[in-house]
Molecule: Bacterial RNase P class A
Organism: Nocardioides sp.
RNA sequence: CGGGCUGGCCGGGCGACCGCGUGGACCCUUCGGGGUCUCCGAGGAAGGUCCGGGCUCCGAAGAGCAGGGUGGUGGGUAACACCCACCCGGGGUAACCCGCGGGACAGUGCCACAGAGAACAGACCGCCUCUGACGUUCAAGCCACGCGCAGGGACUGAGGAGGUAAGGGUGAAACGGUGGAGUAAGAGACCACCAGCACGUCGGGCGACCGGCGUGGCUCGGCAAACCCCACCUGGAGCAAGAUCAGACAGUGCGCGUUUGAGGGCUGCUCGCCUGAGUGCACGGGUAGAUCGCUUGAGACCACCGGCAACGGUGGCCCUAGAUGGAUGGUCGCCCCCGACAGAACCCGGCCUACAGGCCAGCCCGUCCG
Numbered sequence: 001c002g003g004g005c006u007g008g009c010c011g012g013g014c015g016a017c018c019g020c021g022u023g024g025a026c027c028c029u030u031c032g033g034g035g036u037c038u039c040c041g042a043g044g045a046a047g048g049u050c051c052g053g054g055c056u057c058c059g060a061a062g063a064g065c066a067g068g069g070u071g072g073u074g075g076g077u078a079a080c081a082c083c084c085a086c087c088c089g090g091g092g093u094a095a096c097c098c099g100c101g102g103g104a105c106a107g108u109g110c111c112a113c114a115g116a117g118a119a120c121a122g123a124c125c126g127c128c129u130c131u132g133a134c135g136u137u138c139a140a141g142c143c144a145c146g147c148g149c150a151g152g153g154a155c156u157g158a159g160g161a162g163g164u165a166a167g168g169g170u171g172a173a174a175c176g177g178u179g180g181a182g183u184a185a186g187a188g189a190c191c192a193c194c195a196g197c198a199c200g201u202c203g204g205g206c207g208a209c210c211g212g213c214g215u216g217g218c219u220c221g222g223c224a225a226a227c228c229c230c231a232c233c234u235g236g237a238g239c240a241a242g243a244u245c246a247g248a249c250a251g252u253g254c255g256c257g258u259u260u261g262a263g264g265g266c267u268g269c270u271c272g273c274c275u276g277a278g279u280g281c282a283c284g285g286g287u288a289g290a291u292c293g294c295u296u297g298a299g300a301c302c303a304c305c306g307g308c309a310a311c312g313g314u315g316g317c318c319c320u321a322g323a324u325g326g327a328u329g330g331u332c333g334c335c336c337c338c339g340a341c342a343g344a345a346c347c348c349g350g351c352c353u354a355c356a357g358g359c360c361a362g363c364c365c366g367u368c369c370g
Stems, first nucleotide, its partner, number of pairs: 001366010012335007020041002023038006043341001047352002050350005055238004062271004067234005072086005087101001088099004102229002107227002109223003124168002126164006135155004141149002176194005195219001197216008242292004251283006263275004299318001301316006336339001
């Protein structure tokens, strides 16, 4: 200098004026509210609502079954399907990236298309052995000498019977690889080396796992995001949860029931438990308000310490939206690279998705120079 990999950060800036929503102070008030000043006022994803938790209610919440979820190992965490580190497998020259990563000798099932054959398989082409129609050719025999009769040798070889999994071809996958010996041709049928598997044993690691040695039969396919098996986790509903206050109204009919228990509650079912005088359906009538929950929290920032890291501990410092017809905007001036995706609605931790443009750091490869 060129190319690449990874991580982090920003998301127009400054000023003036006007406006909007909570809170605070003061003033006015007909008590409904109004005015002045002031503090704060969207995001890295506030989004999708896909996981996990807090919180609330169902009875602080039982048992079994069903259902659902997770799935290499160790750690982090309130918890997780998240994060960190490592292992194994795959990709890349490398930095680094990817993996929905338990079990396929418990059982069942599936393996599209192509192909002869897709699991303890298969003979389509090819190779080999045997047989052999038709045909070509050679020589000789008999003879009634006829284009007569009867056989033989060689070549070719349609077809048929069998052997063969070396070779070709199909496929994502064809029942170990290379070489030798062997054979009619061939084959782990045999031998050497290699790969893989199982078992035993030694060493390293907390562990997943890794390495060495020996033995064995010689080789066993894949799919569990198919059923299934194993281990672990799992009650339901959600802020329209839920609580309080104020206000409005009108009952009628039919059914079931009050200790021989209706109805309700506890998860989808069963068991079991709790409650105890009302309750189910239909018609008719009323309301559409306020307050709390609500934002101080597994909180942000800084420093030090522990840890490879995720993260944890200690100290300091700060308060940072809280609407409910739902605020966070507009205009002007200056500047720049002329500004993307998008906006809270109970709150957090993640994941995923969208995003104009820009900044920083570390690392790898190539080339050149010293």